Overview: Transfer RNA from Candidatus Nitrosocosmicus sp., 74 nucleotides, folded computationally. The RNAcentral record of the sequence draws on ENA. Its Rfam family is "tRNA". The family's RNA type in Rfam is transfer RNA. Taxonomically the source falls in Candidatus Nitrosocosmicus (Archaea, Thermoproteati, Nitrososphaerota, Nitrososphaeraceae).

[in-house]
RNA sequence: GGGGCUAUCGUCUAGCUUGGCAGGAUACCAGCCCGGGGCGCUGGCGGUCGAGGGUUCGAAUCCCUCUGGCCCCA
Numbered sequence: 001g002g003g004g005c006u007a008u009c010g011u012c013u014a015g016c017u018u019g020g021c022a023g024g025a026u027a028c029c030a031g032c033c034c035g036g037g038g039c040g041c042u043g044g045c046g047g048u049c050g051a052g053g054g055u056u057c058g059a060a061u062c063c064c065u066c067u068g069g070c071c072c073c074a
Base pairs, nucleotide, nucleotide: 001073002072003071004070005069006068007067010026011025012024013023020057028044029043030042031041032040050066051065052064053063054062
């Protein structure tokens, strides 16, 4: 220099192919339970999807550029 993969709540991850209310687990908080603690149960909190732009009635999803990480070729 060329090419491929990847980036989503604090953490892990589904959703992207086929555009249509961002979901789950865990952690945290509260309540219930318990002699007490833990486990368990119920509820709550937490994302504006790596950044910018474009297409569209509508973008995590499609297109372009850039950034970080990993890999391959030279």
The same sequence occurs in records of 4 taxa.